[in-house]
RNA sequence: UAGAUCCGUUGGGGGUGGCGUAAUAACGACCGCCUGAGAUCAUACCCCCUCGACCUGAUCCGGAUAAUACCGGCGUAGGGAAACGGAGAUGCGUGCAA
Numbered sequence: 001u002a003g004a005u006c007c008g009u010u011g012g013g014g015g016u017g018g019c020g021u022a023a024u025a026a027c028g029a030c031c032g033c034c035u036g037a038g039a040u041c042a043u044a045c046c047c048c049c050u051c052g053a054c055c056u057g058a059u060c061c062g063g064a065u066a067a068u069a070c071c072g073g074c075g076u077a078g079g080g081a082a083a084c085g086g087a088g089a090u091g092c093g094u095g096c097a098a
Stems, first nucleotide, its partner, number of pairs: 001091002005087006011048004017034004054079003060073004
C1' cells in the first nucleotide's frame, strides 16, 4: 500500500405465498399445517453494485406436492438500493538487520 472475508454506524432497497377450518350467495378473520432468513404485532428478517435481496419475462418450461412463486431451469438474461469506520487471510512495494 492493495485486499478475500468478518463486524459495526448512518442511510437506502425489498418480500409477505400455498393449503385446511370457517357464520356466508360470495369474499374471508382467528387458529393450525407446508417451504423459507422472513409468509405482516415488523423497532423483525433479507439485501445494497451486483451471478447470488427483490422485480420483469411469467397466466413461462420440467419435476414433485394436499397445494403453492415447493425444487430445478430460464439465469454470466433485462432491471435493481452506498457511504463511512474497525478487524483482517493473503499479495505487492520500500527501509533496517543478518